Predicted 3D model of a 71-nucleotide RNA (transfer RNA) from a Minisyncoccota bacterium. The prediction has a mean pLDDT of 80. Rfam family: tRNA. By type it is a transfer RNA. The organism belongs to Minisyncoccota, within Bacteria.
């Protein structure tokens, strides 16, 4: 310098046009003599900017970050 993949919650992953979901973790409550376990509830996120679209996590462009390959 060129090519490919990835970027969504504190962590691990879904979701591929119609207002984002799960597990673990966190918080509250119940239970328990107490803790743990268990049960119920709850908070929390789309890497940045732009384009297309009635509508973008999703499609397109540029950038940023991470990984891999080639020279």
């Nucleotide at each position: 310098c060129c090519c490919c993949c990835c970027g969504u919650a504190g962590c691990u992953c879904a979701g591929u046009g119609g207002u984002a979901g799960a597990g673990c973790a966190g918080c509250u409550g119940c239970c328990u003599u107490u803790u743990a376990a268990g049960c119920a509830g709850u908070u929390g996120a789309u890497c940045u900017g732009g384009u297309u679209u009635c509508g973008a996590u999703u499609a397109c462009c540029a950038g940023c970050g991470g990984g891999g390959g080639g020279a």